Background
c-di-GMP-I riboswitch aptamer from Atribacteria bacterium SCGC AAA255-G05, 95 nucleotides, folded computationally. It matches the Rfam family "c-di-GMP-I riboswitch aptamer". From the family's description: GEMM was predicted in a large-scale screen for bacterial structured RNA regulatory elements. The source organism's lineage runs through Bacteria, Pseudomonadati and Atribacterota.
[in-house]
């Protein structure tokens, strides 16, 4: 330096759930907890997935029109790197 994760050691991360807080939601932060993880380290770049505040369309409310409200559809600029791929970086061991 390359390949690799069998056994081992030093360590590392932290799912569900609970509490508090942030957020419209998805989700996130902190503390406890520990299902798992050899990149479960970093980056939303591509795909997937989740959400739909704002926007937009329709319906409804009206004697009628508009606005507001409500319901439904569409929609990411929101989220997820512990969904997959990609890029960058890294501990220990083996060859």
């Nucleotide at each position: 330096a390359g390949u690799u994760g069998a056994a081992a050691a030093a360590g590392g991360c932290a799912a569900a759930c609970u509490a508090u807080c942030c957020g419209a939601a998805a989700g996130g932060a902190u503390a406890g907890a520990g299902c798992g993880c050899a990149a479960a380290g970093u980056u939303a770049u591509g795909g997937g997935u989740c959400u739909a505040a704002a926007g937009u369309a329709a319906u409804u409310u009206u004697a009628a029109c508009u606005a507001u409200g409500a319901u439904u559809g569409c929609c990411a600029u929101g989220a997820u790197c512990g969904c997959c791929a990609a890029a960058c970086u890294a501990c220990c061991g083996a060859c």
Model confidence (mean pLDDT): 85 of 100.